[in-house]
RNA sequence: GGGCCUGUAGUACAGUGGUAAUACAUUCCCUUCGCAUGGGAAAGGCGGGAGUUCGAUUCUCCCCAGGUCCA
Numbered sequence: 001g002g003g004c005c006u007g008u009a010g011u012a013c014a015g016u017g018g019u020a021a022u023a024c025a026u027u028c029c030c031u032u033c034g035c036a037u038g039g040g041a042a043a044g045g046c047g048g049g050a051g052u053u054c055g056a057u058u059c060u061c062c063c064c065a066g067g068u069c070c071a
Stems, first nucleotide, its partner, number of pairs: 001070007010024003018054001026042005047063005
């Protein structure tokens, strides 16, 4: 320098053109004499920019970061 893959909540992951799911963690409530466990609820997220589209996390391009292969 080039090819390919990945980037989603504090962490780990799913998802797909229209509402972003789950688990753990966090906060609150119930349960207890108290703690733990258990049950319920809430907050919290699509790497950045541009384009296509009625509508983009998803499609296209560029950039950034990481991984891998070639040179």
RNAcentral holds the sequence, with entries from ENA.
Predicted 3D model of a 71-nucleotide RNA (transfer RNA) from a Candidatus Parcubacteria bacterium.
The prediction has a mean pLDDT of 83.
NCBI's taxonomy places the organism under Bacteria, Bacteria candidate phyla, Candidatus Parcubacteria.